[in-house]
Context: one part of a larger RNA
Molecule: large-subunit ribosomal RNA, domain I
Organism: soil metagenome
RNA sequence: GCAUGUGGAGGAUGCCUGGGCACACGGAGGCGAGGAAGGCCGCGGUAAGCUGCGAUAAGCCAGGGGGAGCGGCACACACGCACUGAUCCCUGGAUGGCCGAAUGGGGAAACCCGGUCGCGCGUAAGCGUGAUCACUCACCUUUACAGGCGAGAGCGAACCUGGGGAACUGAAACAUCUCAGUACCCAGAGGAAGAGAAAUCAAUUGAGAUGCCCUUAGUAGCGGCGAGCGAACGGGGUAGAGCCUAAACCGGGCGUCUUCGGACGACCGGGGUUGUAGGACCCACAGACGCGUACAGGCACGUUAGCCGAAGUCCCCUGGAACGGGGCGCCAGAGACGGUGAGAGCCCGGUAGGCGACAGCAGGCCCUGUGCGUAGUGGAGUUCCUGAGUAACGCCCGACACGAGAAACCGGGCGUGAAGCUGGGGGGACCACCCUCCAAGGCUAAAGACUCCCGUGUGACCGAUAGUGAACGAGUACCGUGAGGGACAGGUGAAAAGCACCCCUGUGCGGGGAGUGAAAGAGAUCCUGAAACCACAUGCCU
Numbered sequence: 001g002c003a004u005g006u007g008g009a010g011g012a013u014g015c016c017u018g019g020g021c022a023c024a025c026g027g028a029g030g031c032g033a034g035g036a037a038g039g040c041c042g043c044g045g046u047a048a049g050c051u052g053c054g055a056u057a058a059g060c061c062a063g064g065g066g067g068a069g070c071g072g073c074a075c076a077c078a079c080g081c082a083c084u085g086a087u088c089c090c091u092g093g094a095u096g097g098c099c100g101a102a103u104g105g106g107g108a109a110a111c112c113c114g115g116u117c118g119c120g121c122g123u124a125a126g127c128g129u130g131a132u133c134a135c136u137c138a139c140c141u142u143u144a145c146a147g148g149c150g151a152g153a154g155c156g157a158a159c160c161u162g163g164g165g166a167a168c169u170g171a172a173a174c175a176u177c178u179c180a181g182u183a184c185c186c187a188g189a190g191g192a193a194g195a196g197a198a199a200u201c202a203a204u205u206g207a208g209a210u211g212c213c214c215u216u217a218g219u220a221g222c223g224g225c226g227a228g229c230g231a232a233c234g235g236g237g238u239a240g241a242g243c244c245u246a247a248a249c250c251g252g253g254c255g256u257c258u259u260c261g262g263a264c265g266a267c268c269g270g271g272g273u274u275g276u277a278g279g280a281c282c283c284a285c286a287g288a289c290g291c292g293u294a295c296a297g298g299c300a301c302g303u304u305a306g307c308c309g310a311a312g313u314c315c316c317c318u319g320g321a322a323c324g325g326g327g328c329g330c331c332a333g334a335g336a337c338g339g340u341g342a343g344a345g346c347c348c349g350g351u352a353g354g355c356g357a358c359a360g361c362a363g364g365c366c367c368u369g370u371g372c373g374u375a376g377u378g379g380a381g382u383u384c385c386u387g388a389g390u391a392a393c394g395c396c397c398g399a400c401a402c403g404a405g406a407a408a409c410c411g412g413g414c415g416u417g418a419a420g421c422u423g424g425g426g427g428g429a430c431c432a433c434c435c436u437c438c439a440a441g442g443c444u445a446a447a448g449a450c451u452c453c454c455g456u457g458u459g460a461c462c463g464a465u466a467g468u469g470a471a472c473g474a475g476u477a478c479c480g481u482g483a484g485g486g487a488c489a490g491g492u493g494a495a496a497a498g499c500a501c502c503c504c505u506g507u508g509c510g511g512g513g514a515g516u517g518a519a520a521g522a523g524a525u526c527c528u529g530a531a532a533c534c535a536c537a538u539g540c541c542u
Base pairs, nucleotide, nucleotide: 001540002539003538004537005536006535007534008533014527015491016490019462020461021459022458023457024456025455026454027453028451029450030155031154038099039098040097041054042053043052045077046076049073050072060093061092062091063090064089065088069081070080071079104113105112106111114133115132116131117130118129119128120127121126135152136151137150139148140147141146159190160188161187162186163185164184170177174224200207201206211238212237213236214235215234221229222228242443243442244441245387249270250269251268252267254265255264256263257262275421277386278385279384280383281381282379283378284377285376290374291373292372293371294370295369296368297367298366299364302361303360304359306355307354308353312328313344314327315326316325317324329346330345331335337349338348339347392416393415394414395413396412397411398410402428423438424437425436426435427434478485479484498526501513502512503511504510
């Protein structure tokens, strides 16, 4: 040095899973000045961490459930509690230090310093204690100062709307273009948001709010006609719902003006809402039941604890153990799943099926009540109304699939500035004809996006170098001034039965006996126990 063996060391592999990943269905979609989210500091007989809680401090009160043990993880000692119903579970309530929107003032968060009123102690100075004192907006009262009352603020994973808005990149360079109205920043809202009841489309037939999905279609188009971007009409589905105002006209109180006749103005109530025009005014006719909606109460259902729930623990064998093998039975609206000393329909928890709420939440629209809303038909006219610094136009932008193009339509800035029903917009420059619609006010469920969170279920998902960064006191230890970065680390056994006692030793570590156990070559960084590496033994080569 090689080989083999026996050990050591090491922790691969196999098996396992209290963790994770993805998805489906259902729920919930918010919390907060009644002080949140998140923290600091405390609270235990002994108490470092986690959990729980707040000076009433691993808890207090009440209602409901439950029924034998209990004083969290947590296994020790001590001391207690409990069938006069504890621990535990659900619901409601009380308490809830300090910081934090933080809100009496300040501040280097968890600290410092006050004002006012009340109470207690004290001779007093003073101390303690309870309440209250920030800002903004709206409304009410008020001559005003001011007072009263209500709301807001801050946090939250994604989804949503709006205001801003890149670059890398692609164009095989690059500037228009692309990436992309993306990332990101800001504001705001909701359980969804937004959109929405035609001044829309269509095309000579017609359709009839909006959203979303499939299609139309990678079509028509746009495009340094490069890269690339990319519709709509129509069709099929899902869902389905329509309304309120301004004005004409009528009435009311108020204010200003007045030639005292009234006029005008904002406000309130009635009326009214349309495009084959509709409405007001005037006349005639008819007419209130019903329907819709909101709230309250009732009822049913759901949900937040629970309860009932079939049938072998029969015989033999193996074994430490039967849930295995053999035999004989049984239940099944239940042969999902998990546990139990190996693989259990009939041992245990459950499962199918059924039942259940004092209280809280959600809520169907079934019942009752109350409030609010809601109609019509015809006729007449030389009357009145139908959203103005608006539409449109010019210049410059933006946005439309559409890059200025023949560029409509839509939005913005500046300038100019209509008609008004014999009116006006649109049909992709523009004009005519024709068709169609009624802008310049507003609201609107469902179909639908998302998942911080709760429940159930599933997996040609992972199985501890995987799967979340995290199966374990993990956003921890540790690193960094900071923003920030960020681990390693699971497994005795069925049960601690966790090795009494003896021996070696340093009263050590470690080991040898003995004992437990199926096994200790399962002895505690303890299942299995590969390899590198180390030692020893044997053989061989040099």